[in-house]
Context: one part of a larger RNA
Molecule: small-subunit ribosomal RNA, central domain
Organism: Desulforhopalus sp.
RNA sequence: CUGGGCGUAAAGCGCGCGCAGGCGGUUUGCUAAGUCAGAUGUGAAAGCCCAUGGCUCAACCAUGGACGUGCAUUUGAAACUGGCAAGCUUGAGUAGUGGAGGGGGUGGUGGAAUUCCCGGUGUAGAGGUGAAAUUCGUAGAUAUCGGGAGGAAUACCGGUGGCGAAGGCGACCACCUGGCCACAUACUGACGCUGAGGCGCGAAAGCGUGGGGAGCAAACAGGAUUAGAUACCCUGGUAGUCCACGCCGUAAACGAUGUCAACUAGGUGUUGGGACGGUUAAUCGUCUCAUUGCCGCAGCUAACGCAUUAAGUUGACCGCCUGGGGAGUACGGUCGCAAGAUUAAAACUC
Numbered sequence: 001c002u003g004g005g006c007g008u009a010a011a012g013c014g015c016g017c018g019c020a021g022g023c024g025g026u027u028u029g030c031u032a033a034g035u036c037a038g039a040u041g042u043g044a045a046a047g048c049c050c051a052u053g054g055c056u057c058a059a060c061c062a063u064g065g066a067c068g069u070g071c072a073u074u075u076g077a078a079a080c081u082g083g084c085a086a087g088c089u090u091g092a093g094u095a096g097u098g099g100a101g102g103g104g105g106u107g108g109u110g111g112a113a114u115u116c117c118c119g120g121u122g123u124a125g126a127g128g129u130g131a132a133a134u135u136c137g138u139a140g141a142u143a144u145c146g147g148g149a150g151g152a153a154u155a156c157c158g159g160u161g162g163c164g165a166a167g168g169c170g171a172c173c174a175c176c177u178g179g180c181c182a183c184a185u186a187c188u189g190a191c192g193c194u195g196a197g198g199c200g201c202g203a204a205a206g207c208g209u210g211g212g213g214a215g216c217a218a219a220c221a222g223g224a225u226u227a228g229a230u231a232c233c234c235u236g237g238u239a240g241u242c243c244a245c246g247c248c249g250u251a252a253a254c255g256a257u258g259u260c261a262a263c264u265a266g267g268u269g270u271u272g273g274g275a276c277g278g279u280u281a282a283u284c285g286u287c288u289c290a291u292u293g294c295c296g297c298a299g300c301u302a303a304c305g306c307a308u309u310a311a312g313u314u315g316a317c318c319g320c321c322u323g324g325g326g327a328g329u330a331c332g333g334u335c336g337c338a339a340g341a342u343u344a345a346a347a348c349u350c
Stems, first nucleotide, its partner, number of pairs: 003322004007304002012318001014201004021194003025088007033081002035077008049065006091191001092188004096183004103177007110154001115149007125136002162169002206247006215241002220236004258317006266295004271290008299306002323350003332343004
């Protein structure tokens, strides 16, 4: 290299965009590079294979033949692949009319609650726990009423409901903006799929500079518990959590299931459209497209299970795996302010 695999055994890059590359719908004509057939040349000898012969046989040796998958030249074939030319409309896209949506960004506004401050009422407790204590309170707490400040999060609606490529997104209003779905035509005419490198996005934590800081809360302090208690419980509490800008680039980044396309019983819900029919209408039924669940046949699977949202049957392209430990480590490279990330061994051992 060939091979077998990747939901849970080792194995799908966290996600996308996309250069090169690989692959590519349908018709006609031309071409003849790939492909196929014939011919010629070459493909040393020895060896292998076949036949005959020589040593008494054999090994061994000799002679002849065959083979030599290859290469070159040449003559043809034209189905398929490629190339060229001209078309087509089903793939892809554009225009139109509607539709749903926590998709993204910016600015503004609201109410509930916590905390704090001021004032009123009021008096001895409050808080907390399994029980307590640390803690707060006669300098008037807790409770309650009124007023104010500030930050963060948006109860109910809320739903195996919606949107987004993924991360993720939830009060309300306005502006800017991306994608998606349905319908009926018109248009372009293969413009497509995948995608090594590359580029971009990427929860939380963490880092830099400057703000902000109500609640919560690593670290830390104290109180308990305990044999001990560097914990679980309690009282406090700083980074952080929030904002702006810039880094980091990792997660059980999970459906542990790469993307795209085609095909392969059904049943029953869901969300958003469309068509038809019944109905005055609300609304109901049937069909259909897209989405999202459950159950289930064939088939697949080691089993569990998957099953038109496949893990079934196939095709295209990419990524990855190859016994456990050593180790996702060392060294080196690249990136980073750092933390570290990424790429990634071996000795040894079982």